[in-house]
RNA sequence: CGGAAUGUAGCGCAGUCUGGUAGCGCGUGCGUCUGGGGGACGUGAGGUCGCAGGUUCGAAUCCUGUCAUUCCGA
Numbered sequence: 001c002g003g004a005a006u007g008u009a010g011c012g013c014a015g016u017c018u019g020g021u022a023g024c025g026c027g028u029g030c031g032u033c034u035g036g037g038g039g040a041c042g043u044g045a046g047g048u049c050g051c052a053g054g055u056u057c058g059a060a061u062c063c064u065g066u067c068a069u070u071c072c073g074a
Base pairs, nucleotide, nucleotide: 001073002072003071004070005069006068007067010026011025012024013023020057028044029043030042031041032040033039050066051065052064053063054062
């Protein structure tokens, strides 16, 4: 320098193909059950979907640029 993959909640991930309410597990706040602990159950909080721009009535999703990490090539 060229190419590819990945980036979504504190952690691990799905959702992208086919644009239409942002989800799951763990963790966490509160409550209930229990004499307490542990555990179970109920309920809640937590995200400007790496960043910027474009297309669209509408973008995590499509397009362009860019950043980080990893891999391949020169």
This is a predicted structure of a 74-nucleotide RNA (transfer RNA) from an uncultured Verrucomicrobiales bacterium. Rfam family: tRNA. Its family is annotated with triplet codon-amino acid adaptor activity in the Gene Ontology.